TPP riboswitch aptamer (THI element) from an Ignavibacteriales bacterium, 111 nucleotides, folded computationally. The model forms 100% of the base pairs in the Rfam consensus. Rfam family: TPP riboswitch aptamer (THI element). Its family is annotated with thiamine pyrophosphate binding in the Gene Ontology. Rfam's curators write: Vitamin B(1) in its active form thiamin pyrophosphate (TPP) is an essential coenzyme that is synthesised by coupling of pyrimidine and thiazole moieties in bacteria. The coordinates come from a structure-prediction model, not an experiment, and the mean pLDDT is 76.
[in-house]
RNA sequence: AAUAAUCGCAAGGGGUGUCUCAUUCUGAUUUACGUCGGGAUGAGACUGAGAACAAACCCUUUGAACCUGAACCGGAUAAUACCGGCGGAGGGAAUGCGAUGGUUAUCAUUA
Numbered sequence: 001a002a003u004a005a006u007c008g009c010a011a012g013g014g015g016u017g018u019c020u021c022a023u024u025c026u027g028a029u030u031u032a033c034g035u036c037g038g039g040a041u042g043a044g045a046c047u048g049a050g051a052a053c054a055a056a057c058c059c060u061u062u063g064a065a066c067c068u069g070a071a072c073c074g075g076a077u078a079a080u081a082c083c084g085g086c087g088g089a090g091g092g093a094a095u096g097c098g099a100u101g102g103u104u105a106u107c108a109u110u111a
Base pairs, nucleotide, nucleotide: 001104002103003102005100006099007098008097009096010095011060012059013058014057016054017046018045019044020043021042022041023040024039025038026037027036028035029034066091067090068089072085073084074083075082
């Protein structure tokens, strides 16, 4: 001097699903009880870093954080955006500073 990693601060970007139970609202049907569908609130279970408040988690071009394709395809599951494909597809924030100590190169000194 360069460079990868880790941590911290600041800036910016992103997602928050599926099912069960309870309460409640509503549409259809029924003489009625009831049945089926949709919504709201609360609690719980599943996967995950994260399932709307945690002001947490993840990502910032060396970009699969995340979005489109997609109510996609294959395999599982109680179910799911659960796993994989799709994906050498397209888009997506174009980051800064500091600390730690590692690696490489160069120079100086000593042996």